[in-house]
RNA sequence: UCAAGAAAAAGCCAAACCUGUCUCAUGGCAGGAACGGAAAAUUACGGAUCUAUUGCAGACAGCCGGGUUGCCUUG
Numbered sequence: 001u002c003a004a005g006a007a008a009a010a011g012c013c014a015a016a017c018c019u020g021u022c023u024c025a026u027g028g029c030a031g032g033a034a035c036g037g038a039a040a041a042u043u044a045c046g047g048a049u050c051u052a053u054u055g056c057a058g059a060c061a062g063c064c065g066g067g068u069u070g071c072c073u074u075g
Base pairs, nucleotide, nucleotide: 002075003074004073005072012037013036017032018031019030020029021028022027035062041068042067043066045065046064047063049059050058051057
């Protein structure tokens, strides 16, 4: 550097739901909680899905694919 894996070790994230809050909405944020995750880190580039003041947008990466980055082990 490349590939594979999550057995070990050290760790990490946090679904649904509840409370508060922001938004037109989908949804977001904070706390609790853990369904799960080897990229459940990041990116809205392509597709899917969703929302909508209606023709301009927005959401979402824990839907699929791509880009970038990263811990450990084995080859």
Predicted 3D model of a 75-nucleotide RNA (c-di-GMP-I riboswitch aptamer) from a Desulfobulbaceae bacterium.
Of the family's consensus pairs, 94% are formed in the model.
Model confidence (mean pLDDT): 81 of 100.
The organism belongs to Desulfobulbaceae, within Bacteria.
It was read from a public genome assembly, where an Rfam model found it.